[in-house]
RNA sequence: CACAGAGUAGAGCGCUGUGCGUUAAGUGCCGCCCGGACGGGGAGUUGCCGGGAGGACGAAAAGGGUCAAACCCUUGCGGUACAGUGCUCGCAUCCCGCUGAA
Numbered sequence: 001c002a003c004a005g006a007g008u009a010g011a012g013c014g015c016u017g018u019g020c021g022u023u024a025a026g027u028g029c030c031g032c033c034c035g036g037a038c039g040g041g042g043a044g045u046u047g048c049c050g051g052g053a054g055g056a057c058g059a060a061a062a063g064g065g066u067c068a069a070a071c072c073c074u075u076g077c078g079g080u081a082c083a084g085u086g087c088u089c090g091c092a093u094c095c096c097g098c099u100g101a102a
Base pairs, nucleotide, nucleotide: 003100004099005098010089011088012087013086014085015084016083017082018081019080020078021077022076029055030054032052033051034050035049036048040096041095042094043093061075062074063073064072065071
């Protein structure tokens, strides 16, 4: 000098548990504004994530306990939240570093 490789945050899916909603919040979609993160170091996107205020769309309940209501229980439902766990994917990209053999 050239070649090959490893590793992060995180993302997706499955399982388990605990919740929330079922009086519709949440999820998903669309742009607008603001912010953040992105292998060990540096830079960093038209990609990723979060927040705010909007817009369009939009749903699954059933059974039981109770005189009844409140409430509770069970089974569902929701592109539902969080935690644990398994698998898969994984620095957009650039430079340096690390490992390997020549």
Predicted 3D model of a 102-nucleotide RNA (THF (Tetrahydrofolate) riboswitch aptamer). Rfam family: THF (Tetrahydrofolate) riboswitch aptamer. The literature on the family includes a 2010 paper in Chem Biol by Ames et al., "A eubacterial riboswitch class that senses the coenzyme tetrahydrofolate". Model confidence (mean pLDDT): 77 of 100. The model forms 82% of the base pairs in the Rfam consensus.